Small-subunit ribosomal RNA, central domain from Kitasatospora humi, 351 nucleotides, folded computationally.
Rfam family: Bacterial small subunit ribosomal RNA.
The sequence was found in a public genome assembly.
The organism belongs to Kitasatospora, within Bacteria.
Context: one part of a larger RNA
């Protein structure tokens, strides 16, 4: 390399948009570009494969045919593929009408609760543990009342329930925005799917400047345990945890499962539409259909576990990634960052 692969063995980029490019609905004409046939022209010659032929045979070396899979000219077919022209309405997207949400931002309000401070009862112990101790209280603590202050998070609901591309979103009103689903089928008429490159987003920690700090807590210090204890454990506590603005770009960023499409038994939950039966009305209830999430399970797949219309099955289109273990996602180089490091990313050796 031909290949074979990527849920767990080496492998799907954290997510998304979209540039180039690769794909790419139905139907009519048109060219004839690939694609196909047919002819000339050339494809040196030795080789090589095939039939004869010369050396006594083979090697060798003679003739002849074939190959040389190409290329170019012309003449021809037009099913597919492509261009061009025109139409169509299923793909796709738009209108209209509804419709559920912790989707986003920014404001304003709220209640429990923990600290903290004032003040009022009220006395001596109070935390803390496996046991203690440090610790904190007669300068009056803890424990309870009232008042203030302050950050931080939002208990019941709450749910293999929502919603979002993914990170990820729950307290409540406002305002402001995206996106989804379902029912019409009235437009548009293929306008579509992937996406190398770029490019925005992107928990936690961490980095800048200015603020904020309640509780909670790396560092740190003290107390215990212990052979030691640079831990676990119990008293503190600083940096962070919040806010703005920028910045870093990684993670078991995971369904360890890339993204449309189409087809392939069925069961039984939940969740958002619409139909239709039922029902005096409303709810509830039954059936049907769409879209979401779940659990089982056939056929088939699978190395087993498992998956199975949310598939890992059968198949087609685009991307990205694997190629024995260590060495190493490390050196080196370049990029990019304020640093911390990120990203591309190897050899020697070695098993």
């Nucleotide at each position: 390399u031909u290949g074979g692969g990527c849920g767990u063995a080496a492998a799907g980029a954290g997510c998304u948009c979209g540039u180039a490019g690769g794909c790419g609905g139905c139907c009519u004409g048109u060219c004839g570009c690939g694609u196909c046939g047919g002819a000339u022209g050339u494809g040196a010659a030795a080789g090589c494969c095939c039939g004869g032929g010369g050396c006594u045979u083979a090697a060798c070396c003679c003739c002849g045919g074939g190959u040389c899979u190409g290329c170019a000219u012309u003449c021809g077919a037009u099913a597919c593929g492509g261009g061009c022209a025109g139409g169509c309405u299923g793909g796709a997207g738009u209108g209209u009408g509804g419709u559920a949400g912790g989707g986003g931002a920014g404001a304003u309000c709220g209640g429990a609760a923990u600290u903290c401070c004032u003040g009022g009862u009220g006395u001596a112990g109070c935390g803390g543990u496996g046991a203690a101790a440090u610790g904190c209280g007669c300068a009056g603590a803890u424990a309870u009342c009232a008042g203030g202050a302050g950050g931080a998070a939002c208990a019941c609901c709450g749910g293999u329930g929502g919603c979002g591309a993914a990170g990820g979103c729950g307290g409540a009103u406002c305002u402001c925005u995206g996106g989804g689903c379902c029912a019409u089928u009235a437009c548009u008429g293929a306008c579509g799917c992937u996406g190398a490159g770029g490019a925005g987003c992107g928990a936690a920690a961490g980095c800048g400047u200015g603020g904020g700090g309640a509780g909670c807590g790396a560092a740190c210090a003290g107390g215990a345990u212990u052979a030691g204890a640079u831990a676990c454990c119990c008293u503190g506590g600083u940096a962070g945890u919040c806010c703005a603005c920028g910045c870093c770009g990684u993670a078991a960023a995971c369904g360890u499962u890339g993204g449309g499409a189409a087809c392939u038994a069925g069961g039984u939950g939940u969740u958002g539409g619409u139909c239709a039966c039922a029902u005096u009305c409303c709810a509830c209830g039954u059936g049907a259909u769409c879209g979401g999430u779940g659990c089982c399970g056939c056929a088939g797949c699978u190395a087993a576990c498992g998956c199975a219309u949310u598939a890992a099955g059968u198949u087609c289109c685009c991307c990205g990634c694997c190629u024995g273990g260590g060495g190493a996602g490390u050196a080196c180089g370049g990029c990019c960052g304020c640093a911390a490091g990120g990203c591309u990313a190897a050899a020697a050796c070695u098993c």